[in-house]
Context: one part of a larger RNA
RNA sequence: GAAUAAACGCUGGCGGCGUGCCUAACACAUGCAAGUCGAACGAGAAAGCCAAACUUCGGUUAGGCGAGUAAAGUGGCGCACGGGUGAGUAACGCGUAGGUAACCUGCCCCUGUGUUCGGGAUAACAGUGCGAAAGCGCUGCUAAUACCGGAUGUGGCCAAGAGACGGUGGUUUUUUGGUCAAAGUCGGCCUCUCACAGAAGCUGACGCGCGGGGAUGGGCCUGCGUCCUAUCAGCUAGUUGGUAGGGUAACGGCCUACCAAGGCUUCGACGGGUAGCUGGUCUGAGAGGAUGAUCAGCCACACUGGCACUGAAACACGGGCCAGACUCCUACGGGAGGCAGCAGUGAGGAAUUUUGCGCAAUGGCCGCAAGGCUGACGCAGCAACGCCGCGUGGGUGAAGAAGGCCUUCGGGUCGUAAAGCCCUGUCAGGUGGGAAGAACGGCUGGGGGACUAAUAAUCUCUCAGAUUGACGGUACCACCAGAGGAAGCACCGGCUAACUCCGUGCCAGCAGCCGCGGUAAUACGGAGGGUGCAAGCGUUAUUC
Numbered sequence: 001g002a003a004u005a006a007a008c009g010c011u012g013g014c015g016g017c018g019u020g021c022c023u024a025a026c027a028c029a030u031g032c033a034a035g036u037c038g039a040a041c042g043a044g045a046a047a048g049c050c051a052a053a054c055u056u057c058g059g060u061u062a063g064g065c066g067a068g069u070a071a072a073g074u075g076g077c078g079c080a081c082g083g084g085u086g087a088g089u090a091a092c093g094c095g096u097a098g099g100u101a102a103c104c105u106g107c108c109c110c111u112g113u114g115u116u117c118g119g120g121a122u123a124a125c126a127g128u129g130c131g132a133a134a135g136c137g138c139u140g141c142u143a144a145u146a147c148c149g150g151a152u153g154u155g156g157c158c159a160a161g162a163g164a165c166g167g168u169g170g171u172u173u174u175u176u177g178g179u180c181a182a183a184g185u186c187g188g189c190c191u192c193u194c195a196c197a198g199a200a201g202c203u204g205a206c207g208c209g210c211g212g213g214g215a216u217g218g219g220c221c222u223g224c225g226u227c228c229u230a231u232c233a234g235c236u237a238g239u240u241g242g243u244a245g246g247g248u249a250a251c252g253g254c255c256u257a258c259c260a261a262g263g264c265u266u267c268g269a270c271g272g273g274u275a276g277c278u279g280g281u282c283u284g285a286g287a288g289g290a291u292g293a294u295c296a297g298c299c300a301c302a303c304u305g306g307c308a309c310u311g312a313a314a315c316a317c318g319g320g321c322c323a324g325a326c327u328c329c330u331a332c333g334g335g336a337g338g339c340a341g342c343a344g345u346g347a348g349g350a351a352u353u354u355u356g357c358g359c360a361a362u363g364g365c366c367g368c369a370a371g372g373c374u375g376a377c378g379c380a381g382c383a384a385c386g387c388c389g390c391g392u393g394g395g396u397g398a399a400g401a402a403g404g405c406c407u408u409c410g411g412g413u414c415g416u417a418a419a420g421c422c423c424u425g426u427c428a429g430g431u432g433g434g435a436a437g438a439a440c441g442g443c444u445g446g447g448g449g450a451c452u453a454a455u456a457a458u459c460u461c462u463c464a465g466a467u468u469g470a471c472g473g474u475a476c477c478a479c480c481a482g483a484g485g486a487a488g489c490a491c492c493g494g495c496u497a498a499c500u501c502c503g504u505g506c507c508a509g510c511a512g513c514c515g516c517g518g519u520a521a522u523a524c525g526g527a528g529g530g531u532g533c534a535a536g537c538g539u540u541a542u543u544c
Base pairs, nucleotide, nucleotide: 001544002543003542004541006540007539008538009537010536013390014389015388016387017386018385019383020382021348026346027345028344030343031342032341035077036076037075040074041073048065049064050063052061053060054059084301085300086299093226094225095224096223097222098221099220100219103218104217108214109213110212111211112210113209114208115207116150117149118148119147125140126139127138128137129136130135155180156179157178158177159176160175161174162173163172164171165170184206185205186204187203188202189201193199194198227273228272229271234264235263236262239261240260241259242258243257244256245255246254276298277297278296279295280291281290282289283288303324304323305322306321307320326337327336328335329334354380356379357378358377362376363374364373365372366371393423394422395421396420403414404413405412406411427485429480430479431478432477433476437471441467443465444464445463446462447461448460449459450458488533489532490531491530492529493514494513495512499528500527501526502525503524509516510515
C1' cells in the first nucleotide's frame, strides 16, 4: 500500500447492488418448512336452512337442501429432491486423467409385444373390551390399479450342446429342456353381434406387464496430486496371498472355513497434531504466499452410538427399532421429544437481522386437468457491514466588516470566507399521474387438421376476446415550495503532507519505530491555524 463475513471509538443526508453467529455440531418455547391424486377403491357426516307428523309445548321422529362436500381410511406417486451445517475425515474424501469384458438406473424419449381366466382376504365401518394418556386388542361386514393362483410367451433369465468374432461374466447365430407377466380408470359411439334401450363390442385418452435401445443420474476400480511432526522407526493375524462357499446391482478378506507366510516402511510405514476438498478469493510485476464467507461442484453429518426395513435409489434432517445423555407429561403402571430448515428465544461472545408478504415470476412434487402444496424461490424489513453513485448549493461580493488567534504593536491571518445582491432546484418533503416484470394455462367465440364407421368424443394448430402482480401506488414522469433539512474524523518532531500561543514542569501524559516531558515542549493538554480523507474517519485484529 492492498484486502476483510470484521469488531470498537467519534460522527452520520439519500439511493442502487451485495453481505450479515467466524464463538457453544450449546439448549430450545411457539408458528410454519411435504404433500398430492375422488379420472385407483369402499364408505361418508355436521352446523345451518326448508318443511311434514306427533306433542306433556320442553321437544321427538321421518324427509329435502347442505353434499357425494368436510374429516378419516385402503391404494399410487412423492417424501433419497430442494433447504441446513462442517462435527468427523489426511481418505480414492477431493481434484485431474482414465477403466468397468465386474455394475445399477423410478419418472422421461424411441421401439417390439401383450393387457387373458379366476380366488381369498383386510382397513375404513359396526359391536365390544383394556388404558390416565400414548395407544392396543377381540368379533362381524366390505372394495380396489392392494394381495394371491392359473393360462399365454414377442421375448428375458438359467442349464447343456454346436458355430463365428475376441479383451476375463463381451457380441452374435442356432438346438433341447426348465423358468418368468399384467390392472384397470375416464370419455364417446352404434360400423360389426344381440338388438327396444343399452350392453358385450368398437373407439379415444391416461395407465399396467414383458423385452430392446437411448438419455440422465449413480456404484465400484486405477495412475498422478493433496498440511505439520523423526523430541513418532519400525508397523501388521483378516494381517498378505490362494482354494471353496456366502453376500452384493457389481469386482473384491466384503464375510466365513481351510491352506500358505506373507504385506507395508527413511522415496517416511506406523503413531501424534491440525484440517471438509475444489472452482475460486485476497495479495503480488510475476514466481509465489495466504485463504476456502457469500455463488457453484463433490463429500460428510442430522441429540450421541448402533442397526436394519421399505424402496429404482437411504442405512433415510422434519421415517422405524435398540441403547445412552438431556427435557417434558403422568392417575407412578407408562408415555412424548430432537431448529446443523425459515423466523424467533436463552446461553456463549468484541460481534452478526423480521416470530414480515406472496406463490405474481422461476423451479420442484402430486394431478388427465382445473388446481393443491412449496420459509426452495421472488420480494419487503433491520444493520454505513462492504462496493458504487449523488447531495450538503452556484455566481458575485472589501486593499478586506465584526469577532477569534498571533504580533516586532506597524500589522498579519481565519478570508470572498461571512453578510449583502443575483440565481439554480439534484436528494429529502408535498400534490397528481403511473409502469415493465404476464406469458402460459383454463374459459368464450371463429377457422384448419389428425384419429375413427362417425358430422360423436379426444388430441392438435391458429386467430380474436375477457381474466391473473407479493413487490407496490414501488420505479419512473410532471408540477409545487424553498438555500431552505443534510460534515465529520484523524493528524501536524522525523519517517510523513501540515506551526504558533497558552497551560503543565521526568508531573500529568504521549508513543508504530526512533523517542518526547526535569520552566520558553512545533512530540503532553487546550486554543487558533494548517494537512489528509470524507458519509465517513481513525483504532484494533488478521493476510499478502
Small-subunit ribosomal RNA, 5' domain from a metagenome, 544 nucleotides, folded computationally.
Its mean pLDDT, the model's own confidence on a scale to 100, is 86.
Its Rfam family is "Bacterial small subunit ribosomal RNA". Its family is annotated with ribosome and structural constituent of ribosome in the Gene Ontology.
RNAcentral holds the full RNA, with entries from SILVA.